[in-house]
RNA sequence: AUUGAAAAAGGCAAACUAUCUGAAAGGAUAGGACGCAAAGCUAAGGGUCUAAGGUUGGGAGACUAUGAUCGCCUGGUUGCCAAAA
Numbered sequence: 001a002u003u004g005a006a007a008a009a010g011g012c013a014a015a016c017u018a019u020c021u022g023a024a025a026g027g028a029u030a031g032g033a034c035g036c037a038a039a040g041c042u043a044a045g046g047g048u049c050u051a052a053g054g055u056u057g058g059g060a061g062a063c064u065a066u067g068a069u070c071g072c073c074u075g076g077u078u079g080c081c082a083a084a085a
Stems, first nucleotide, its partner, number of pairs: 003082002011036002016031006034071001040077003044074003047069003053064004
């Protein structure tokens, strides 16, 4: 450096519930554990979600990210432990 079988020191925490926050998607905190070897960080590429504002429309609606998601994939970056090869 590659790799992640078992284990240890430990770590994170899905759904759901409460409160707060946001136009929404979503986020924060507490409880809670489905899972996770990067489920640490990064919105850079792709995907997905939302549509306040904007465009369009008689309206309903349609389109749109500058919003969101890294626990969807890829990339970048930092890092704990460890058997065999």

c-di-GMP-I-GGC riboswitch aptamer from Paucisalibacillus sp. EB02, 85 nucleotides, folded computationally. It was read from a public genome assembly, where an Rfam model found it. The source organism's lineage runs through Bacteria, Bacillati, Bacillota, Caryophanales and Paucisalibacillus. Model confidence (mean pLDDT): 88 of 100. Rfam family: c-di-GMP-I-GGC riboswitch aptamer. Gene Ontology term of the family: cyclic-di-GMP binding.